[in-house]
Molecule: RNase P RNA; transfer RNA
Organism: Pseudomonadota bacterium
RNA sequence: CCAGUCGGUCGGAUGGCCGCUCUCCGCUGAAACGGGGAGAGGAAAGUCCGGGCUCCAUGGAAACACGGUGCCGGGUAACGCCCGGCGGGGGCGACCCCAGGGAAAGUGCCACAGAAAGCAAACCACCGACCUCGUCUUCGGACCAGUGUCGGCAAGGGUGAAAGGGUGCGGUAAGAGCGCACCGCGGCGCUGGCAACAGGGCCGGCAGGGCAAACCCCACCGGGAGCAAAACCGAAUAGGGAUCGCCGCGGGGCGGAUGCAUGUCCGGACCCGGGACGGGUUUUCACGUCGCGAUCCGGGUUGGUUGCUCGAGGCAAGCGGUAACGCCUGUCCCAGAUGAAUGGCCAUCCCGCCGCCGUCAGGCGGCGGACAGAACCCGGCUUACAGACCGGCUGGCGCG
RNA sequence: UCCCUGGUAGCUCAAUGGUAGAGCAACCGGCUGUUAACCGGUAGGUUGCAGGUUCGAGACCUGCCCAGGGAGCCA
Numbered sequence: 001c002c003a004g005u006c007g008g009u010c011g012g013a014u015g016g017c018c019g020c021u022c023u024c025c026g027c028u029g030a031a032a033c034g035g036g037g038a039g040a041g042g043a044a045a046g047u048c049c050g051g052g053c054u055c056c057a058u059g060g061a062a063a064c065a066c067g068g069u070g071c072c073g074g075g076u077a078a079c080g081c082c083c084g085g086c087g088g089g090g091g092c093g094a095c096c097c098c099a100g101g102g103a104a105a106g107u108g109c110c111a112c113a114g115a116a117a118g119c120a121a122a123c124c125a126c127c128g129a130c131c132u133c134g135u136c137u138u139c140g141g142a143c144c145a146g147u148g149u150c151g152g153c154a155a156g157g158g159u160g161a162a163a164g165g166g167u168g169c170g171g172u173a174a175g176a177g178c179g180c181a182c183c184g185c186g187g188c189g190c191u192g193g194c195a196a197c198a199g200g201g202c203c204g205g206c207a208g209g210g211c212a213a214a215c216c217c218c219a220c221c222g223g224g225a226g227c228a229a230a231a232c233c234g235a236a237u238a239g240g241g242a243u244c245g246c247c248g249c250g251g252g253g254c255g256g257a258u259g260c261a262u263g264u265c266c267g268g269a270c271c272c273g274g275g276a277c278g279g280g281u282u283u284u285c286a287c288g289u290c291g292c293g294a295u296c297c298g299g300g301u302u303g304g305u306u307g308c309u310c311g312a313g314g315c316a317a318g319c320g321g322u323a324a325c326g327c328c329u330g331u332c333c334c335a336g337a338u339g340a341a342u343g344g345c346c347a348u349c350c351c352g353c354c355g356c357c358g359u360c361a362g363g364c365g366g367c368g369g370a371c372a373g374a375a376c377c378c379g380g381c382u383u384a385c386a387g388a389c390c391g392g393c394u395g396g397c398g399c400g
Numbered sequence: 401u402c403c404c405u406g407g408u409a410g411c412u413c414a415a416u417g418g419u420a421g422a423g424c425a426a427c428c429g430g431c432u433g434u435u436a437a438c439c440g441g442u443a444g445g446u447u448g449c450a451g452g453u454u455c456g457a458g459a460c461c462u463g464c465c466c467a468g469g470g471a472g473c474c475a
Stems, first nucleotide, its partner, number of pairs: 001396010012349007020039007041371001045382002048380005053226004059285006066222005071085005086100001087098004101217002106215002108211003123157002126152005131146002134143003165183006184206001185204004190199003230306004240297007249273004254267005275290004299474002313332004318327003350369008401471007410424004418455001426442005448464005
């Protein structure tokens, strides 16, 4: 210098004029007005995870269902996030990627092709015996061949994503873990490591392929809803109606109808029992309510205050830790809008591109400066982003 | 704020993880004096996008994009 990789920071600056929201002071009964101060982000976004907070009257136990996570160790309030390590894969390398438990509990699937796709089997080929044909013959036999019969074998061919270890040597009629060496695999124990795991030792000739982002099994985690949560003030309306479910069940009492009366029927929901309802379901122990729940129709309001911003908060040193992060000290206060403020214009400068001029120092003119905007608040993830800058590392080339 | 559904040919829709199809439309030919209807044939696909699992993805998983829809206050 070129190419690459990883991590981080910023993401226009200054001034003037006119506006917006909040707040403080002055003035004021209050408003208005005057002055001072503050006013979007790294993602405020997608709403994908995890919490805080609030309510659901809701505390405990068990089972089931549903959903999620899934190597090991650590960090954290917690997480599916982060850090470090292990294993596998890719790259010359820096480095990057991985939903990475269980296939020997069970079920299911493996199309087409292929002989065979899952308790293995044998199409072609190879080899042996018999039979048959032929040739030669020293008559003992030898050799060649086959739409033949019986058997051996799984090395070779072929199919496929995948065919019951791989390579080599020996062995054999041909072959084969049949035997041996190495690699792989399984079991047992040893060493190192907290562990995942790694290394080497002995034994075993190899034993049941893949898929769990198919059902499933195992381990762990999880109650629901969401600031339009929730509380208060104020206003308005009809505290209305229909249907269904819970047996509206039994007893007592009440009211009405009928009746001389016993009684019968209806209404209503006062008491007791029972029952119902109350977190996905069920059971149980407590507890609460007495009518509750669901759907639909109709009616009303589309006001205000609190919640609301000081918080697992920011910044800077020091210490511990490889790191994520933690501890401690000091310091700072940093948007709270509610149809929703945080903006617009001008000037100068900065950066990039284009055009013109040039005595190559530069000058002039034009265009452009991203993605996007708080809405209860945090921790992450993911996605979008013009451009600029800083640092670590890797490979190559050149010079010394 | 909390959810739900869908995206496949020009249109409307299918498709157990196993060659992406049907109807209408389009084009060509036939029939007819001509057109329509009818008959025969042809073409047309980034299955919204990008990754992953799998031998294999329209389907399964993850992340985005787009479209449509629903719920909420008082009584």